[in-house]
Context: one part of a larger RNA
């Protein structure tokens, strides 16, 4: 001085409580132990590893195994002898073109050496980048001052606050790092600019397509706009709390980026970059084919479901955010279909992906393993791709398990959240996406309080611990 303490005060957090849907109980799908296996590559392991690297493992990716090659090597620099690709220069030539001589660059071939090369070793040798405690309110430093000194004060006390935020006091008096604020998105308005976007108009009524307007919606730009500015009550006449009014928005409006001095010898020598060690006819390179996909079993993350607030089938309606020229791909045609021919228009506020789905209306199903539920299995077929046996994804007919709401125990979320329907995007040929990352549509319940459980800040106090 810090750490603990089933010490003590004060205070906070979906920590508990209140609710609401969930895992864990069924199938599946991923990823991990383990076991297997030539190999089942390599790495992360309580929170803070486990749909984690990998925004995509049929070859390739790949770093693993088998089998086969290669030895200045697949790559880079230097030396040397060869060469009729090519280009540039300078000669000959009035000039191109050919042709020949030298010279240089560049490039293939060949050899010797120096050396390339290693996803081999150490993250407990390191940069660098990251996770976490935590968006928690801390963490220090000058001078000055006490104490022998380690170190105290400041920073503690009284109020407050999301906050070391801000008031008042004080041997302290200032100041940095951090909190707040500037920065982007959403929520109101004004002024600007109107095309492919709006609106009205001809015309069709199904569109192109005509003509004319800037109010409107809309985009995009710049600007006002909220500060406790006004009022009452409360406080100590203060910070501040509380109730109004006005406003789209009221006390940080809501939601992102931002993550302090440190923790964990925390994770990454496999993004990269690097000290030392090793391996150099091999631990380096290529190629095929295999594996990374095995399977008694344990565990986490997740999809779909057990059904009537439902499923089936007809019909009708509202979206935002993307994404597109080696593409998106529209119409019409060809098939029950996945898809096939054709290929219009669009470098996109024009054209395409593009059907939004939950939801409204109507029929049928009536409580049952069923018109639920959809796993496995067979059969036929389409797609991509040198190739889909290991190992792809989709389609039709047919098969139709398990599972009737889940035990100890857990876990999530306080408002446009939770629940619950879709839609897109990257990766990418194709796809094992039920994942990841954005959009949007319906849209709730509860919160008495802070005893108790977790994890956290601040004062005190004990400590045989450092």
């Nucleotide at each position: 001085u810090g750490a603990c303490g089933g010490g003590g005060g004060c205070c906070c957090g979906c920590a508990c409580a209140a609710g609401c849907g969930g895992u864990g109980g069924a199938g599946c799908a991923u990823g991990u132990g383990g076991u297997u296996u030539a190999a089942u590559u390599c790495g992360a392991u309580g929170c803070a590893a486990u749909g984690c690297g990998a925004a995509g493992a049929a070859c390739c990716u790949u770093a693993c195994c088998a089998g086969g090659u290669c030895u200045u090597g697949a790559c880079a620099u230097g030396c040397c002898g060869c060469g009729a690709a090519u280009c540039c220069u300078c000669u000959u030539g009035a000039a191109a073109a050919c042709u020949u001589u030298g010279g240089g660059a560049a490039c293939g071939c060949g050899g010797a050496c120096a050396c390339a090369g290693g996803u081999g070793g150490u993250g407990c040798a390191u940069g660098g980048c990251u996770g976490u405690c935590g968006u928690c309110a801390g963490c220090u430093c000058g001078u000055g001052u006490c104490g022998u000194a380690a170190g105290g004060u400041g920073u503690u006390g009284g109020g407050u606050u999301a906050a070391g935020u801000c008031c008042c006091g004080c041997a302290a008096c200032g100041a940095g790092c951090g909190c707040a604020a500037c920065c982007c998105u959403c929520g109101u308005g004004u002024u600007u600019a109107g095309u492919u976007g709006c609106c009205a108009u001809c015309g069709u009524u199904g569109a192109c397509u005509u003509u004319g307007g800037a109010a409107c919606c809309c985009u995009g730009a710049a600007c006002a706009g909220a500060c406790u500015g006004c009022c009452g009550g409360u406080g100590a006449u203060a910070a501040g709390c509380u109730g109004g009014a006005g406003g789209a928005a009221g006390g940080u409006g809501a939601g992102g980026a931002u993550g302090a001095c440190g923790u964990c010898a925390a994770g990454u020598c496999a993004u990269c970059a690097u000290g030392c060690c090793c391996c150099u006819u091999a631990u380096g390179c290529c190629c095929u084919g295999g594996g990374c996909g095995a399977c008694a079993c344990a565990c986490g993350u997740g999809c779909u479901a057990c059904a009537a607030u439902g499923g089936c089938c007809g019909g009708g309606a509202c979206a935002a955010a993307g994404g597109g020229u080696c593409u998106c791909g529209a119409u019409c045609c060809c098939g029950c279909g996945a898809g096939g021919g054709u290929g219009a228009u669009c470098u996109a506020a024009c054209c395409c992906c593009a059907a939004a789905a939950a939801c409204c209306c109507g029929u049928c199903c009536u409580a049952a393993g069923u018109u639920u539920g959809g796993a496995u299995u067979g059969c036929a077929g389409g797609c991509u791709g040198c190739a889909a046996c290991u190992c792809g994804c989709c389609u039709g007919c047919a098969u139709g398990a398990a599972g009737c709401c889940a035990g100890a125990a857990u876990c999530g979320c306080u408002a446009g959240u939770a629940a619950u329907c879709u839609c897109c995007g990257g990766u990418c040929a194709g796809c094992c996406a039920u994942a990841c990352g954005g959009u949007g549509g319906u849209g709730a319940a509860u919160u008495c309080a802070u005893u108790c459980c977790c994890g956290g800040g601040c004062c005190u106090u004990g400590u045989a611990c450092a």